[in-house]
About this RNA: The RNA shown here (transfer RNA) has 75 nucleotides and comes from an Alphaproteobacteria bacterium. The same sequence occurs in records of 2 taxa.
RNA sequence: UGCGGCGUAGCUCAGUGGUAGAGCAUCCGACUGUUAAUCGGACGGCCGUAGGUUCGAAUCCUACCGCCGCAGCCA
Numbered sequence: 001u002g003c004g005g006c007g008u009a010g011c012u013c014a015g016u017g018g019u020a021g022a023g024c025a026u027c028c029g030a031c032u033g034u035u036a037a038u039c040g041g042a043c044g045g046c047c048g049u050a051g052g053u054u055c056g057a058a059u060c061c062u063a064c065c066g067c068c069g070c071a072g073c074c075a
Stems, first nucleotide, its partner, number of pairs: 001071007010024004018055001026042005048064005
């Protein structure tokens, strides 16, 4: 430098045009003699950044940023 993949909740990941969800974690409650387990509920993200397309973008396009891999160049 080129190519490819990834970037969504505190963490691991879904969601591939129609106003974003699950599990775990945290908090509250039920149950229990207590804890754990189990069950119910709550909390929590405008989707890496900036533009573009569209009636409408996490989703499609462009640039940039970060991480990973492969290739190349120099040594």
The RNAcentral record of the sequence draws on ENA.
Its Rfam family is "tRNA". The family's RNA type in Rfam is transfer RNA.